A computed fold for an 89-nucleotide RNA from Desulfosporosinus sp., annotated as c-di-GMP-I riboswitch aptamer. The model forms 95% of the base pairs in the Rfam consensus.
[in-house]
RNA sequence: UCCAAACUAGGGCAAACCGCACGAAAGUGCGGGACGCAAAGCCAAAGGGUCUAAAUUCCUUACCGGAAUAUGAUAGCCUAGCUGCAACA
Numbered sequence: 001u002c003c004a005a006a007c008u009a010g011g012g013c014a015a016a017c018c019g020c021a022c023g024a025a026a027g028u029g030c031g032g033g034a035c036g037c038a039a040a041g042c043c044a045a046a047g048g049g050u051c052u053a054a055a056u057u058c059c060u061u062a063c064c065g066g067a068a069u070a071u072g073a074u075a076g077c078c079u080a081g082c083u084g085c086a087a088c089a
Stems, first nucleotide, its partner, number of pairs: 012037002017032006035076001041082002046079003049074003056068004
């Protein structure tokens, strides 16, 4: 420098749930908490999937209600991309 699997040390992250805050919602942030994770580190303006529907359009129409749509969200859904610790070989 490169690096398949297994093993080791010190560590790391944190699902559900609870509290507070933000948000129309999905969800996110912080604290608690651990189901799991060897990239559960980054990237949502690379592609696909999924969730939501404020606004917009359409239907119905006094409202209510219904449908479509991401510009919202998810990297702990998958692929691609970027970066990376220790040890063995």

The source organism's lineage runs through Bacteria, Bacillota, Clostridia, Eubacteriales and Desulfosporosinus. It matches the Rfam family "c-di-GMP-I riboswitch aptamer". Gene Ontology term of the family: cyclic-di-GMP binding. The sequence was found by an Rfam model in a public genome assembly.